Overview: Model confidence (mean pLDDT): 88 of 100. Small-subunit ribosomal RNA, central domain from a metagenome, 350 nucleotides, folded computationally. It matches the Rfam family "Bacterial small subunit ribosomal RNA".
[in-house]
Context: one part of a larger RNA
RNA sequence: UUGGGCGUAAAGAGCGCGUAGGUGGCUAGAAAAGUCAGACGUGAAAUACCUCUGCUUAACAGGGGAAGGGCGUCUGAAACUUUCUGGCUUGAGUGUGGGAGAGGAGAGUGGAAUUCCCAGUGUAGCGGUGAAAUGCGUAGAUAUUGGGAAGAACACCAGUGGCGUAGGCGGCUCUCUGGCCCAUUACUGACACUGAGGCGCGAAAACUAGGGGAGCAAACGGGAUUAGAUACCCCGGUAGUCCUAGCCGUAAACGAUGGGCACUAGGUGUAGGAGGUAUCGACCCCUUCUGUGCCGAAGUUAACGCAUUAAGUGCCCCGCCUGGGGAGUACGGUCGCAAGGCUGAAACUC
Repeated sequence: UUGGGCGUAAAGAGCGCGUAGGUGGCUAGAAAAGUCAGACGUGAAAUACCUCUGCUUAACAGGGGAAGGGCGUCUGAAACUUUCUGGCUUGAGUGUGGGAGAGGAGAGUGGAAUUCCCAGUGUAGCGGUGAAAUGCGUAGAUAUUGGGAAGAACACCAGUGGCGUAGGCGGCUCUCUGGCCCAUUACUGACACUGAGGCGCGAAAACUAGGGGAGCAAACGGGAUUAGAUACCCCGGUAGUCCUAGCCGUAAACGAUGGGCACUAGGUGUAGGAGGUAUCGACCCCUUCUGUGCCGAAGUUAACGCAUUAAGUGCCCCGCCUGGGGAGUACGGUCGCAAGGCUGAAACUC
């Protein structure tokens, strides 16, 4: 509980789709619910306020008056909101013509490397480290040549480059498929924005079942180091990492910055388009739209910084915060196979 806030102090939900709700472009007419004006009624008395009066005064008491959030009825106004009827095109969407892209799913396929196996050459070492040792090797290792197998990842290109709502996406080819940008202004005619609940997607790790297993590697074993060394270093090594089908639903899920619209100096890169200029043509140059960076004016900020990709100036909608610890704990509920997730206190204490 009004308010003030949410990049870094507490605070933007991980992201999307969308229900209710909230909010909503230009224009004409109508209605009159909101709104505004007037009148009437009500708003008991006492108290409180103003004034007068009575007890010698006051307290106290009495008379009169005013005031009163609001509510109701009637009459009226019609700018705005609303409702209804009609129109418009600039918001939104569609069409047409082009464009870029690691966007997604499935299938196929390639080379380098690694490990293992077979064979050849070859002989005593190899490997590893700060130095070593464990380890491997005369049953022939390491090195090197040829052949084969397997799994995983895709050097260069590669770029504050691209795509995607986010998570994320990188060899090549094909199939299916989503979104975006530019030009045109043909069509619809406000169809829009946001979004409580809800639904879906969601890295890694973990879990279930079945496969797969080259390299790497929690756990574990060993060797070192050390006072110790449950570590850092070394030698091994299992889950896992990979695939299929499920499950989990978290993260420094970060731009630590919710979404939409509008407005507010510039400069300079870069990516994708379009137009112009120029040219034999391409480039260059100019304009413009979209994205992505850097630097900066005004402004803003506690400062750092932000600054047309705002953290500036405004409007709409949602989420969230309200001292530290206790605690993202307990209890309850709910979801999950579990791990645990979501929701989420208090006592006490400073």